[in-house]
RNA sequence: GCGCCCAUUGUCGGGAGAGAGCUUCGCCACGCCGAAGCCGCCGAAGGCGCAACCCCCAGGAAUCGCUCAGGCAAAAGGGCCGACAAGGCAGC
Numbered sequence: 001g002c003g004c005c006c007a008u009u010g011u012c013g014g015g016a017g018a019g020a021g022c023u024u025c026g027c028c029a030c031g032c033c034g035a036a037g038c039c040g041c042c043g044a045a046g047g048c049g050c051a052a053c054c055c056c057c058a059g060g061a062a063u064c065g066c067u068c069a070g071g072c073a074a075a076a077g078g079g080c081c082g083a084c085a086a087g088g089c090a091g092c
Base pairs, nucleotide, nucleotide: 001092002091003089005088006087008086009085010084011083012082013081014080019039021038022037023036024035025034026033040072041071042070046068047066048065049064053060054059
């Protein structure tokens, strides 16, 4: 220098589900705005689990479960996928 691979970080692109719910108040008024209350829902930030699974020492841990948080028009966010770069690294 090239470079298989990689838990990791960054950038770009894609990215689901579920009421534009009702009532009250605020704003000159309306509203897809803000706040409070009420019910109904979603699971793919996070978190938790007496947990499928991995491993059998200890542990790790899901796209499963819970729904505390978050979310239920748009925006933002978003497991995960792809590309690039950094970093690590078998080998040459």
This is a predicted structure of a 92-nucleotide RNA (Glycine riboswitch aptamer) from a Rhodocyclaceae bacterium. It was read from a public genome assembly, where an Rfam model found it. The coordinates come from a structure-prediction model, not an experiment, and the mean pLDDT is 75.